[in-house]
Molecule: SAM riboswitch aptamer (S box leader)
Organism: Halodesulfovibrio spirochaetisodalis
RNA sequence: CGCUCAUGCAGAGGACACGAGGGAUCUGGCCCGAAGACUGUCCGGCAACCUGUACUGAUUACAGAACAAGGUGCUAAGCCAGCCGCUUUUGCGGAAACCAUGAGGC
Numbered sequence: 001c002g003c004u005c006a007u008g009c010a011g012a013g014g015a016c017a018c019g020a021g022g023g024a025u026c027u028g029g030c031c032c033g034a035a036g037a038c039u040g041u042c043c044g045g046c047a048a049c050c051u052g053u054a055c056u057g058a059u060u061a062c063a064g065a066a067c068a069a070g071g072u073g074c075u076a077a078g079c080c081a082g083c084c085g086c087u088u089u090u091g092c093g094g095a096a097a098c099c100a101u102g103a104g105g106c
Stems, first nucleotide, its partner, number of pairs: 001105001003104006013043005021032003026082004044075004049071003052067002055064003078098001083094004
């Protein structure tokens, strides 16, 4: 990194610092914020994508289940909607695009 694949309905807190906006982008809503949001540091925690350990099934390579040592990520909700289908309404389902994270690759 304008590449590929996977995931994005769950889960998880405090202290200190900073000081005005923030929830990725566009639009419409909605929400958080001087009772200090956002962001950063430290200590915890959550998760199980990768490595590792030890299995189960199946057979040439895949699936399932566990641990949590290491690499990571996260610790308000991809917050809802935007396109399509169904639906009297309300809602339900699906897709696309973008974004984020992980792994591979360059």